[in-house]
Context: one part of a larger RNA
RNA sequence: GCCAUGGAGUUCUGUUCAGUGGCGAGGCUAAGAGUUAAAAACUCGGAGCCGAAGGGAAACCAACAAGUCCGCAACCCGCAAGGGUGAGGGACGAGGUGCGCUCGCCUGGAGUCACUGGAGGGAUACCCGAAGCCAGUUGAUCUAUGCCUGGGUAGGUUGAAGCCUUUCGAAAGGAAGGUGGAGGACCGAACCGCUAAUGAUGUGCAAAUCUUUCGGAUGACCUGGGCAUAGGGAUGAAAGGUCAAUCAAAGCUGGAAAUAGCUGGUUCCUCCUGAAACUAAUCGCAGUUAGACCUCUGUCGAGAUCGGUCAUGCGGUAGAGCACUGAUUGGGAGCUUAGGCGGCGAAAGUCGUCGGCAUCCUUUCAAACUCCGAACAUGUGACCAUCGUAGAAGCAGGGAGUGAGGGCCUCUGGGGUAAUCUUGGGGUCCAUCAGGGAAUGCAACCCAGCCAACAAUUAAGGUCCCUAAAUUUCGGUUAAGUGUAAUGAGAAAAGGCGUCCGCAGUCCAAGACAACUGGGAGGUGAGCUUAGAAGCAGCCAUCCUUUAAAGAAAGCGUAACAGCUCACCAGUCGAGAUUGCGGGCCCUGAAAAUGGACGGGGCUAAACCGAAUACCGAUAUUGUUGAGCACCGAAAGGUGAUCUGGUAAGGAGGUGACGUGCGUGGGUAGAAGCUAGGCCGUGAGGUCUGGUGGACCGCGCUCGUAUAAGGAUCAUGGU
Numbered sequence: 001g002c003c004a005u006g007g008a009g010u011u012c013u014g015u016u017c018a019g020u021g022g023c024g025a026g027g028c029u030a031a032g033a034g035u036u037a038a039a040a041a042c043u044c045g046g047a048g049c050c051g052a053a054g055g056g057a058a059a060c061c062a063a064c065a066a067g068u069c070c071g072c073a074a075c076c077c078g079c080a081a082g083g084g085u086g087a088g089g090g091a092c093g094a095g096g097u098g099c100g101c102u103c104g105c106c107u108g109g110a111g112u113c114a115c116u117g118g119a120g121g122g123a124u125a126c127c128c129g130a131a132g133c134c135a136g137u138u139g140a141u142c143u144a145u146g147c148c149u150g151g152g153u154a155g156g157u158u159g160a161a162g163c164c165u166u167u168c169g170a171a172a173g174g175a176a177g178g179u180g181g182a183g184g185a186c187c188g189a190a191c192c193g194c195u196a197a198u199g200a201u202g203u204g205c206a207a208a209u210c211u212u213u214c215g216g217a218u219g220a221c222c223u224g225g226g227c228a229u230a231g232g233g234a235u236g237a238a239a240g241g242u243c244a245a246u247c248a249a250a251g252c253u254g255g256a257a258a259u260a261g262c263u264g265g266u267u268c269c270u271c272c273u274g275a276a277a278c279u280a281a282u283c284g285c286a287g288u289u290a291g292a293c294c295u296c297u298g299u300c301g302a303g304a305u306c307g308g309u310c311a312u313g314c315g316g317u318a319g320a321g322c323a324c325u326g327a328u329u330g331g332g333a334g335c336u337u338a339g340g341c342g343g344c345g346a347a348a349g350u351c352g353u354c355g356g357c358a359u360c361c362u363u364u365c366a367a368a369c370u371c372c373g374a375a376c377a378u379g380u381g382a383c384c385a386u387c388g389u390a391g392a393a394g395c396a397g398g399g400a401g402u403g404a405g406g407g408c409c410u411c412u413g414g415g416g417u418a419a420u421c422u423u424g425g426g427g428u429c430c431a432u433c434a435g436g437g438a439a440u441g442c443a444a445c446c447c448a449g450c451c452a453a454c455a456a457u458u459a460a461g462g463u464c465c466c467u468a469a470a471u472u473u474c475g476g477u478u479a480a481g482u483g484u485a486a487u488g489a490g491a492a493a494a495g496g497c498g499u500c501c502g503c504a505g506u507c508c509a510a511g512a513c514a515a516c517u518g519g520g521a522g523g524u525g526a527g528c529u530u531a532g533a534a535g536c537a538g539c540c541a542u543c544c545u546u547u548a549a550a551g552a553a554a555g556c557g558u559a560a561c562a563g564c565u566c567a568c569c570a571g572u573c574g575a576g577a578u579u580g581c582g583g584g585c586c587c588u589g590a591a592a593a594u595g596g597a598c599g600g601g602g603c604u605a606a607a608c609c610g611a612a613u614a615c616c617g618a619u620a621u622u623g624u625u626g627a628g629c630a631c632c633g634a635a636a637g638g639u640g641a642u643c644u645g646g647u648a649a650g651g652a653g654g655u656g657a658c659g660u661g662c663g664u665g666g667g668u669a670g671a672a673g674c675u676a677g678g679c680c681g682u683g684a685g686g687u688c689u690g691g692u693g694g695a696c697c698g699c700g701c702u703c704g705u706a707u708a709a710g711g712a713u714c715a716u717g718g719u
Base pairs, nucleotide, nucleotide: 001719002718003717004716005715006714011123012122013121015119016118017117018116019115020114021113022112023111026050027049028048032044033043034042035041054061055060064093067092068091069090070089074085075084076083077082094107095106096105097104098103126265127264129262133255134254135253136252137251138250144229145228146227147226148225149224150223151222152221153219155187156186157185158183162179163178164177165176166175167174168173191216192215193214196212197211199210200209231247233243234242235241268654269653270652271651272650273649278291279290280289281288282287293401294399295398296397297396298395299394303387304386305385307384308383309382310381311380312379313378315376319372320370321369325366326365327364330361331360332359334357335356337355339354340353341352342351343350344349405430406429407428408427409426410425411424413423414422415421435447436446437445451626452625453624454623455622456621457620461616462615463614464601465600466599470613472612473611474610475609476608477607483603484602494588495587496586498585499584500583501582502581503580504579505578506577507576515572516571517570518569519568521545522544523543527539528538551566554565555564556563627644628643629640630639631638632637655708657705658704659703661701662700663699664698665697666696673692674691675690676689677688678687679686680685
């Protein structure tokens, strides 16, 4: 992992609500007793409980058996419109009480008992699950330390004190050679330990081992046996170490099914409705309580309202502006502002400048500025629209769940460099929603809200092949395989004599633009400077003439000249040229790790832009038949444009299991069970036949439950 069996809202008690039934201003008995072989049942038992009166803190006081109006259903009248009566219902009035006609509670009689079901309180309280806390006990055969009594320690090395001899010295003392055998001395087995390989092993040889390496090895050494210390305690050369594979408080048993706002699990079917992830409070933020939102039942009886238009109020945002508050550019004229610096003056003072202040012109800014000011939001009313006597809205009560939300669009909202970021308002979808499209995959993007079957038509999106449908028609663009990608994932600033289109200006048959041919001169080598300066180092000036035209020279060049071009002019040629701005497609910008992706093949359209006609394509729409649900109807039957998705959750009706009572059946001519198939039912399920099996088993009504399994790292057993 698999299989089998087991496996989770139970029972008691008190409360509340609904349904059913009994009795009813009353209702019920409890313990107990009696009859009875026992149980059941019946008969007693009124102790007591609830109700029949409330109000007030209390003392205490103490209420309509109907007085008025409205009016649903129903009944009556009416052809109808409508009218009358009008239980229940509503509004008043009246009454009780509390100082009480500002006000509160109450009053014109409905309860009580039993059963069944829903819910919540107390109990283990749907099931499994802690770490822990407390009490009582058992442990020092492991290990820590101490005490008593024993045992062990190969071999080798070094050579302290002391002593002896010799020698030096006056002495104190020193030196040398021997002897001697000290030491938490040295090397190294046993023994004790465990440094490193961060080796092996790691379902091991082993719940700590193996190999190599390594530390101590006469000592604070190692070790046998005995004894002692015990759980908030011991022991500890101290690591929170150790105290029997258990230690920041041992093990065992009990309190005990501790508690768990946390995790996991919680067993048959169909039908109806169907959420919330918000607001407030909370030692509260993983929870709970109240409200909002869901559901079921009752009551009442006529209006309700998401939307649109108009009318009439309300508001200070976006934007804009500078009139206020504050910030802010440049300039003007002014004030001396007991301001600074400087000039002048003997001084008074005066002038200039830099600041300051207020003012005029000019420029700019604001969430906590506003002279202004939308869209939009919102109150009320009318009309339209929609819903409603097939009962809306309201009201009362039972049951919940939820209170971690998320994406997209928008307000180009607030915060943030930004984010599949965070935080708001509005909408929508997912959550709780299937189907088609987006290649595949993909919650929320596009289309579209799934009862069943069959048929047809479309949506989004598509129509070369994979692959259903156009190698469709017309006009353009692109040459980059750009592209073939709605978005998400799929790039920008900045550039482009790539190419297409548009607008405007200028030149042009009196010949433009480009190219080619020729000219491009003279005064003059202007003047100055300079060694030189001749168009062309530099400074200054930049005239005149001849001309078709030609600069006191735009660029190369020379030491300086020279030389080559240019501007400018003519000729040849013969039709557009050129400049600026704007737009479309395209190009550069453009870098990621195995070889690679438009889904692929491939495509020059099968790409992009614009126009057109066909076709394909969903659970959408339409048609037919059927089912369910809701409603109408006495029934037969009918109606549904506005019914049929659904998590949490509420409600309704069923199926199966085991048993009790009553009734009624089957079975050795084959029961249950198992197995294979057929049929019926929307389904849980039911039933029939064959085989196997070999003795019990159903059905109807009622009642009762230890009643339904795939999940819980579920339990036990098997494999």

Model confidence (mean pLDDT): 84 of 100.
Predicted 3D model of a 719-nucleotide part of an RNA (large-subunit ribosomal RNA, domain II) from a Thermoplasmata archaeon.
Rfam family: Archaeal large subunit ribosomal RNA. Its family is annotated with structural constituent of ribosome and ribosome in the Gene Ontology.